[in-house]
Molecule: Glycine riboswitch aptamer
Organism: Natronobacillus azotifigens
RNA sequence: GGAGCAACUUCUGGAGAGCUCGUGUAAACGACACCGAAGGAUUCACAAUCUCAGGUAACAGGACAGAAGACAAUCG
Numbered sequence: 001g002g003a004g005c006a007a008c009u010u011c012u013g014g015a016g017a018g019c020u021c022g023u024g025u026a027a028a029c030g031a032c033a034c035c036g037a038a039g040g041a042u043u044c045a046c047a048a049u050c051u052c053a054g055g056u057a058a059c060a061g062g063a064c065a066g067a068a069g070a071c072a073a074u075c076g
Base pairs, nucleotide, nucleotide: 002075003074008069009068010067011066012065013064018032020031021030022029023028033056034055035054039052040050041049042048
């Protein structure tokens, strides 16, 4: 000098379920119904399940995927 897990940063894509009703200028709160792809719980693990939190037009969030950057375990 080179390569380089996980994780991190930026950009892009990104589902599902009431833009229901009441109060309110709005935000929000309450009621009932609903979703599973932040997270969390159940499980040896996966699948599956639960829905505490979160979410149910748009905005925002979003597992996951692609590209780039740089750091580090490690390799050499």